[in-house]
This record gives sequence, structure tokens and C1' cells, in this order.
RNA sequence: UGAAAAGAUUGGCCGAAUUUCGCAAUGAAAACGGGGGAACCGUAUAUUUUGGGGUGAAUUUCACGGAGCUUCAACUCCCAGCAAGGGGAUAUGUUCCGCGAAUAGGGCAACUGGGCAUGUCCGAAUCCGUCAGCUAACCUCGUAGGCCUGUGCAUCAGGAACC
Repeated sequence: UGAAAAGAUUGGCCGAAUUUCGCAAUGAAAACGGGGGAACCGUAUAUUUUGGGGUGAAUUUCACGGAGCUUCAACUCCCAGCAAGGGGAUAUGUUCCGCGAAUAGGGCAACUGGGCAUGUCCGAAUCCGUCAGCUAACCUCGUAGGCCUGUGCAUCAGGAACC
């Protein structure tokens, strides 16, 4: 001198997850979120262990590998047909896990919101417990946790500071 790590303060980000009162809480209130719950509507709208449903941006597809269950015609494809029905061909189908590539969708790049561009990241996890469509009144629950980006525009609107 530089880098990294840790701590404190300030600032900022994802998220509903903040503020106030109170000596305190098995607290309270406000604010912001979630769930349940009529009529009408949804007229099969479903349910069938291949359960079903919720929170969340986090769905869906394909390839490879592994495991479980299941199957000999279900699905799929072809033929003719307006269609129904029919005929023929075909062994796999489905669920889960791992890993990879995509993807619906979502976030960030510092005054705030919008527009355009560029870059970059996420595309999880978990809960209910056989049960819930929507849903006024009403009932009820949550207030966590985890992080540190710093590019622009002859752009629009608003605000702040300085002179």
C1' cells in the first nucleotide's frame, strides 16, 4: 500500500412481515398480508392414492441415470367418415429422486413512479391432512427469515437540495 474476514453505525434489497402504547407479557392498537365462509354464478363444477387443496414468481417441457407401482391394448398413431361408432398398427404407461438444458413467471442495477435499452440473478421450499370453487355479513391467522447492487437515456411526471 492492497486484498480478505469480523464488529459497530448509517444507507439500501427480497419478503405481508412495520410502527406506536406499555415496566413487562400467555399484551394491545394501527397498518400491511393470508385463510375459512351465503345468495347469484360456476350445471358435472366435481370426487376416484395417479387423492385433493393452500402460501409463494417458483410453472411446464426435453435429455441422461436410478428406484417404485402398473400394463398386453389405456394412451398414441394410421385408414374411411360431417360426426358417432368402426377397422388396423403399436408396450409401455405413470410417480418419485438425482443431474443438465430450456421455459411461463419474478427480482436487482440508490430521490420516487412510469417508459426504453443494457447487464445480471432467481425460476425454491413448505404447510393442511381425506377436506375447502366463487363468496356479503361474519370468523380466524401472520408481523418471520435472509442479504449488500451501485449502468444508462437530448425520456415523461412528481419531489428534494443548492443558488
This is a predicted structure of a 163-nucleotide RNA (c-di-AMP riboswitch aptamer (ydaO/yuaA leader)) from Paenibacillus sp. The source organism's lineage runs through Bacteria, Bacilli, Caryophanales, Paenibacillaceae and Paenibacillus. It matches the Rfam family "c-di-AMP riboswitch aptamer (ydaO/yuaA leader)". Rfam links the family to the GO terms cyclic-di-AMP binding and regulation of gene expression. Its mean pLDDT, the model's own confidence on a scale to 100, is 75.